[in-house]
RNA sequence: UUUUUGGAGAGUUUGAUCCUGGCUCAGAACGAACGCUGGCGGCGUGCUUAACACAUGCAAGUCGUACGAGAAAGUCCCCUUCGGGGGAUAAGUAAAGUGGCAGACGGGUGAGUAAUACAUAGGUAACCUGCCCUCAAGACCGGGAUAACAUCCUGAAAAGGGUGCUAAUACUGGAUAAGACCACCUCUUUGGAUGAGAGGUGGUAAAAGUCGGCCUCUGUAUAUCAAGCCGGCGCUUGAGGAGGGGCUUAUGUGCCAUUAGCUAGUUGGUAGGGUAAUGGCCUACCAAGGCGAUGAUGGCUAGCCGGCCUGAGAGGGUGUCCGGCCACACUGGGAUUGAGAUACGGCCCAGACUCCUACGGGAGGCAGCAGUGGGGAAUUUUGCGCAAUGGGGGUUACCCUGACGCAGCAACGCCGCGUGGAGGAUGAAGGCCUUCGGGUUGUAAACUCCUGUCAGAGGGGAAGAAAUGUAAGGUAGUAAACAGCUACCUUACUUGACGGGACCCUCAGAGGAAGCCCCGGCUAACUCCGUGCCAGCAGCCGCGGUAAGACGGAGGGGGCAAGCGUUGUUCGGAAUUAUUGGGCGUAAAGAGCGUGUAGGCGGCCAGGUAAGUAAGGUGUGAAAGUCUCUGGCUCAACCAGAGAAGUGCACCUUAUACUGCUUGGCUUGAGUACGGGAGAGGAGAGUGGAAUUCCCAGUGGAGCGGUGAAAUGCGUAGAUAUUGGGAGGAACACCGGUGGCGAAGGCGGCUCUCUGGACCGAUACUGACGCUGAGACGCGAAAGCUAGGGGAGCAAACGGGAUUAGAUACCCCGGUAGUCCUAGCCGUAAACGAUGGGCACUAGGUGUAGGAGGUUAGCAAUGCCUUCUGUGCCGCAGCUAACGCAUUAAGUGCCCCGCCUGGGGAGUACGGUCGCAAGACUGAAACUCAAAGGAAUUGACGGGGGCCCGCACAAGCGGUGGAGCAUGUGGUUUAAUUCGACGCAACGCGAAGAACCUUACCCGGGCUUGAAAUGUACCGGACCGCGCUGGAAACAGGGCUUUCCCUUCGGGGACCGGUACACAGGUGCUGCAUGGCUGUCGUCAGCUCGUGUCGUGAGAUGUUGGGUUAAGUCCCGCAACGAGCGCAACCCUCACCCUUAGUUGCCAGCGGUAUUAGCCGGGCACUCUAGGGGAACCGCCGCAGAUUAUGCGGAGGAAGGUGGGGAUGACGUCAAGUCCUCAUGGCCUUUAUGUCCGGGGCUACACACGUGCUACAAUGGCCGGUACAAAGGGGAGCUAACCCGCGAGGGGGAGCAAAUCCCAAAAAGCCGGUCUCAGUUCGGAUUGGAGUCUGCAACUCGACUCCAUGAAGGUGGAAUCGCUAGUAAUUGUGGAUCAGCAUGCCACAGUGAAUACGUUCCCGGGCCUUGUACACACCGCCCGUCACACCA
Repeated sequence: UUUUUGGAGAGUUUGAUCCUGGCUCAGAACGAACGCUGGCGGCGUGCUUAACACAUGCAAGUCGUACGAGAAAGUCCCCUUCGGGGGAUAAGUAAAGUGGCAGACGGGUGAGUAAUACAUAGGUAACCUGCCCUCAAGACCGGGAUAACAUCCUGAAAAGGGUGCUAAUACUGGAUAAGACCACCUCUUUGGAUGAGAGGUGGUAAAAGUCGGCCUCUGUAUAUCAAGCCGGCGCUUGAGGAGGGGCUUAUGUGCCAUUAGCUAGUUGGUAGGGUAAUGGCCUACCAAGGCGAUGAUGGCUAGCCGGCCUGAGAGGGUGUCCGGCCACACUGGGAUUGAGAUACGGCCCAGACUCCUACGGGAGGCAGCAGUGGGGAAUUUUGCGCAAUGGGGGUUACCCUGACGCAGCAACGCCGCGUGGAGGAUGAAGGCCUUCGGGUUGUAAACUCCUGUCAGAGGGGAAGAAAUGUAAGGUAGUAAACAGCUACCUUACUUGACGGGACCCUCAGAGGAAGCCCCGGCUAACUCCGUGCCAGCAGCCGCGGUAAGACGGAGGGGGCAAGCGUUGUUCGGAAUUAUUGGGCGUAAAGAGCGUGUAGGCGGCCAGGUAAGUAAGGUGUGAAAGUCUCUGGCUCAACCAGAGAAGUGCACCUUAUACUGCUUGGCUUGAGUACGGGAGAGGAGAGUGGAAUUCCCAGUGGAGCGGUGAAAUGCGUAGAUAUUGGGAGGAACACCGGUGGCGAAGGCGGCUCUCUGGACCGAUACUGACGCUGAGACGCGAAAGCUAGGGGAGCAAACGGGAUUAGAUACCCCGGUAGUCCUAGCCGUAAACGAUGGGCACUAGGUGUAGGAGGUUAGCAAUGCCUUCUGUGCCGCAGCUAACGCAUUAAGUGCCCCGCCUGGGGAGUACGGUCGCAAGACUGAAACUCAAAGGAAUUGACGGGGGCCCGCACAAGCGGUGGAGCAUGUGGUUUAAUUCGACGCAACGCGAAGAACCUUACCCGGGCUUGAAAUGUACCGGACCGCGCUGGAAACAGGGCUUUCCCUUCGGGGACCGGUACACAGGUGCUGCAUGGCUGUCGUCAGCUCGUGUCGUGAGAUGUUGGGUUAAGUCCCGCAACGAGCGCAACCCUCACCCUUAGUUGCCAGCGGUAUUAGCCGGGCACUCUAGGGGAACCGCCGCAGAUUAUGCGGAGGAAGGUGGGGAUGACGUCAAGUCCUCAUGGCCUUUAUGUCCGGGGCUACACACGUGCUACAAUGGCCGGUACAAAGGGGAGCUAACCCGCGAGGGGGAGCAAAUCCCAAAAAGCCGGUCUCAGUUCGGAUUGGAGUCUGCAACUCGACUCCAUGAAGGUGGAAUCGCUAGUAAUUGUGGAUCAGCAUGCCACAGUGAAUACGUUCCCGGGCCUUGUACACACCGCCCGUCACACCA
């Protein structure tokens, strides 16, 4: 540079990832069908099913120029007795017959057929060929019949028979024979036979006429004649051609081996027959062959091809239309005729079916064109014409032709056209959506101006027609000829089914002409409403359980368009059967192992050959089709012409590198001989000791044995233990080892005999003898089987004891097959390295076993080095989905074998083979699923491991669970017992306080722009305030009083009331639509990011590791380096000190007063108050530790290792809680689910639970006396003194907005007294009575006081809670809420312990690691039985 023009993926397994792997989709196609829709034209296509049955019509006839015979109607003429008859014409016509040719073509169908078929290339030296063409030779002389017809007979018919007449191109005898054929002889030729050719002799077989013309020849003797001549058609015998066919060869052309053996005319030969011809094609005889794993035989399916569809191609699928071949014609069989048939519209026989029948007998064959029934999802007109093309007959004219040409029906397909074009914004109306602003439908419509395709009407109008024939004329040939005939030319006339066709013109007028599917992802296209796991959708994944872009509707949008979707089928995608182009360690897949047959593959060097291979050439590969170019219909589809291609087959020539074949050689592959050493290699025979058990005897005397603990069992009839002796069987401690040997299974005391293999060393020999290995054969653990032995121990089954809810188990006591031997069977296994065998190549390091060599020295030992063979570990490159493999490959190559193709069904069923059986080997399908899997990742989990923490356990102290009461909850009840909260993390919780109110619930009575909000319009009035009537109140009715501001005097404004309208209102629903807030894990130490690095990736690293910490706190190390949210610190408070300040606080010193006092003067030192600051940091010392971080101890200090307490709660989890705090989407309600009022309820009560209070008493109760707080609160408030009351309280009123006054008494404690162990002087429930206080009101339903009453309860079962120091326990005080009402809640101080060895266990948590089939994450997953339903 040229040529080649050609390859797209996606969804779905998981929490996520990579891989394997199936399923599904997007594409193209169709002889299609179905649903919705449908304007026109052109060109095609149209029973895929029942090769099911068929009414009716048509589809094969023609020739009078082969032959004999020969009508009728009609018309005309004549006759007539008017009934009719005769003649002519019709007409030598119709119909029938003899004869000839054609009915073997054309047309249909695909049943059969897996090869007598088809395709391609050959052969025929083994053949045939009517009509047609060319050439050669001939056509002479005779004969006898027979249809038709006539007549007779039989029969219902179809049809048949007898007699008689007759013709031929029908039949037949003879003659002739160029050539043909047959036999024999001679010669030539071919690669090749029985072939071909040449010559000779003998033999065999022919024929038909008819039509036209003419008189030149011939004849008769004269013609308009034929026996003659000429011509056309035909006939006979040959030779050749063209086209057609027969037979035959090779190659190719489905599935099943769960079809492995088949074959007697079978295979071959000889002879004969038969055929056009070869041949067991047929017959006789002889031989015993032939086919088959390269798949015979059998079974199933199927017409084959050119082509068609798909595909980048290789392939895969298919064989409708068109074309070639074959087969068939109701089913089966048979021949005849013929050139050709074993004959679709011929014959015979048999059968089934249908029809006719007088029951005796006959007729028929649509898979020809139409058409009918039937089947089916489904496939057309009983049309026109021979005008064209083609075919048959004929000398023609012509006749016939459902071949064909046309038309009709069907959107069945392909192609083309149209349903209008331009302008047109107020972006109209309507629809839909809306955040209510608007958006969209949308230039879309309306409207204006145009155009005129198609359809409609009218008019015009090619081509398809060339011929043929007739008539006239001409030229040429034949001939004697101017007849005739033949060929050609000219002129005239003659032929169109389609067809009211194509095409052109005119007319009118946007007028008559758009649907279908889709809109979750794949996959282009989104919203609203309805529905509420319903109705439904769905190709796969999957949607739908109240906010559905997935269902249905609507609006909008996307796609295609006279169609659009669906279904079915094929190819593609699918590298998902992999030749191109896959795999087998763990995903499906290496046979358990070897020996070896066929086969496949095969070392080095030469020669030959040319089969494979390669190149060139020739022939063929029909046409059509595909492709390219060009042309014709206005374009296209369609059609025509030319070319290319047809990757194939055959032949010829050439090449000889490689492969094959063949010949010769070689030694490196392989093998043999020789010398060595190693070994649980195999078989047989023998032999040894230890141990178990049993037997005998001795000693001995109560247990032994066994288990987590026991029991069964054994034992006073003497066990166990121990000593001695004996019997018997099985197995071989130590050595012993990722040591050895073997093909694998496997092999272990010692000795002997026999025997296999491997390894090393050095030489010689053979000369590719090799590798693999379908079938086949052999070996093959354990268990099992058969027969016979043997049997100590062990031990399925079985018995017993335990365990347990059960325990057909695990544990224990027994125990039989079996385990052992001999002989035989079985033939399997996680027979595993889950890794077939062989050869070669590709870094190393380090062990170990066997051998050989070298070296240090002279030898040996030992060490080291090298090398061969085996066996391990680590590791590079490379490979792998990863894990991993890595000279012992899973690397890189070659050769051979075996095996895989989604999961389940199933290694099942059936069949076969083997086995005594058990069973083994081989090995499906229906049905079903959208996955099943591999490796790795992050979590979670584990009755996994390691490390660590927490009042987690333990150690302690005090409780709860029992009692009574309080309070909350469940349950029950109720008109209502409003609602929420439900393990921890609901239950003295929301509720920091339900008599009314609260209040949301129930009953009853009222209101409807509303109890409260905003706005508009209208009316009235200032507002406010005070009475009256009804009523339970709300409310209803009705009075009195009152009169704002501005003004242009109309009115307006503010406010109030009323009416109307917008709207309000809702503690109604959804906390699973939400915000916010909160609980919880958990004040646990974690949770992440950027960049880098590693990994295909999810992810990892960092954050792991070694230490340390309360802490991912810090240090060190490290492919990480940094950073963020958390931890800590910063904040508040308590503890110490300093400072500032000094009233209301304080009082040391000074003074004063006193009945008591900081009471007064004074002071601010102290306490205290409240501002500021200091102080603590492992800072110092010692020790430990890596000299680190840090820990331990000490000093000092008020405080020591985060000093105590608080506030502070990472990423997130629990669809945790709350729509009844608030906010809020959606839904619901609107004279009520809103709102007001009265009363009731939330307070019920057989029960059950949670949280508490008070107790059960002497560490106590009671009485009297006496002491010491802190922190708070107080104006509709706290309330002193004083008086009254037993008391709750009442009266009273000082003081105090409070470091000043008040609540306020602190209590436990201490001192003294009393009680003396009891249901009590404990305990106070319950009940009766009497009261106080708050409040409109204490009945339901308040608190308190006094008197009386005096219940249960004597320390609480299983179980369970809190607490590690100023903590638990115990004691009182205050506050919030609040009219009143705490045993609750929140705070405050007083007194004030015990214990922690420790981390095994329970619970919760953190980090690392491990397993996982879990990921809704162990409250997971999942197996089996049973029940019900369904499928096969």